[in-house]
Context: one part of a larger RNA
RNA sequence: UCUAACUGAGGGAAUUCGACAAAUUAGUCUCGUAUCCUUGGUAUAAGGGAUCCCUGGAUUUGUGUUGUAUAAAUGCGAAUUCAGGGCUCAGUGACAAAGGGAGCCCGACUGUUUAACAAAAACUUAGCCUUUCGCAAGUCUGAAAAGAUAAGUACGGAAGGUGACAUCUGCCCAGUGCCAGUACCUCAAACUUCAUUCCAAUGGAGCUAAGGGCUGGUAAACGGCGGGAAUAACUAUAAUUCUCUUAAGGUAGCGAAAUGCCUUGUCGUUUGAAUGACGACUUGCAUGAAUGAUGUAACGAGGUUCCCAUUGUCCCCAGUUAGAGUCCC
Numbered sequence: 001u002c003u004a005a006c007u008g009a010g011g012g013a014a015u016u017c018g019a020c021a022a023a024u025u026a027g028u029c030u031c032g033u034a035u036c037c038u039u040g041g042u043a044u045a046a047g048g049g050a051u052c053c054c055u056g057g058a059u060u061u062g063u064g065u066u067g068u069a070u071a072a073a074u075g076c077g078a079a080u081u082c083a084g085g086g087c088u089c090a091g092u093g094a095c096a097a098a099g100g101g102a103g104c105c106c107g108a109c110u111g112u113u114u115a116a117c118a119a120a121a122a123c124u125u126a127g128c129c130u131u132u133c134g135c136a137a138g139u140c141u142g143a144a145a146a147g148a149u150a151a152g153u154a155c156g157g158a159a160g161g162u163g164a165c166a167u168c169u170g171c172c173c174a175g176u177g178c179c180a181g182u183a184c185c186u187c188a189a190a191c192u193u194c195a196u197u198c199c200a201a202u203g204g205a206g207c208u209a210a211g212g213g214c215u216g217g218u219a220a221a222c223g224g225c226g227g228g229a230a231u232a233a234c235u236a237u238a239a240u241u242c243u244c245u246u247a248a249g250g251u252a253g254c255g256a257a258a259u260g261c262c263u264u265g266u267c268g269u270u271u272g273a274a275u276g277a278c279g280a281c282u283u284g285c286a287u288g289a290a291u292g293a294u295g296u297a298a299c300g301a302g303g304u305u306c307c308c309a310u311u312g313u314c315c316c317c318a319g320u321u322a323g324a325g326u327c328c329c
Base pairs, nucleotide, nucleotide: 001324002323003322004321005320006319007318008317010315011314014313019310027051028050029049030048031047036041038164052086053085054084055083056082057081058080059079060078061077062076063075064074065073066072087091099308100307101306102305103304104303105302106300107299111123112122127162128161129160130159131158132157133156138149139148140147141146165295166294167293168292170225171224172223175222176221177218178217179216180215181214184213185212186211191206192205193204194203195202226244227243228242229241230240253287254284265281266280267279268278269277270276
């Protein structure tokens, strides 16, 4: 000096990206428990007290003995409880054994995952929705025979999206898909027919399936959801009007957000001081409704901020124990 442990005056997060690490708390009995809530919970919420030994009383109860045998007397236990006393700094004295509270984000929850750098907000999930299929079906495997779904039958299978619950889920079918229809048009080969004297080759005409054109539907299909002027008796703003334009011009909600460039936006609370956090505002670079929107009790080795307690994280290092290494003899 390092490794593994232990102790520490005063301060107590001043350390640090961040209380990382360490410390605190801890069992049992008892008192007592806010807020929110899907009324189940939250909850061991939080926060107090007790805990060892001895003696005595009371209650309940097990099992013996004596007995004049439903009485009474007398032993040995178990449990609960009350009172008094004793000792230590300390009585779950070692071991074992939760630190707690509050705000916000995400995901409803239990569960699953990158064996050996990621456990999560990712995946799954119940619930919701769409499409498809009446069984000699649909989907999948196979060249086929055949097989799986299934010894099942729409309250069933297959495919996809969303993701408990509550309140909801606006407008657009022009584009790209998908579905349905189609008097007519287009459309290959084969076939029919014609031409070059015949054959062959070639060319023309006719007929025609799917498909396309055409006509409709469909967004919990893929997706999309504007610009410029003017206007109210201070100013500002614009319920209102005009205009260009689209398939339709973003509704309800939420909003400097896990989404906001400018940006450390502005205001308030929190701090001595805050690019933080929370609550508002809305001028949304570039929010927005099952590519789901907004809330949400409970849950989380998730993310973020604050408070209490606690501490060698730090001020500022010191000492002890065990081991390793280096140097000297």
Record summary
The part of an RNA shown here (large-subunit ribosomal RNA, domain IV) has 329 nucleotides and comes from an archaeon. It matches the Rfam family "Archaeal large subunit ribosomal RNA". Gene Ontology terms of the family: structural constituent of ribosome and ribosome. The coordinates come from a structure-prediction model, not an experiment, and the mean pLDDT is 84.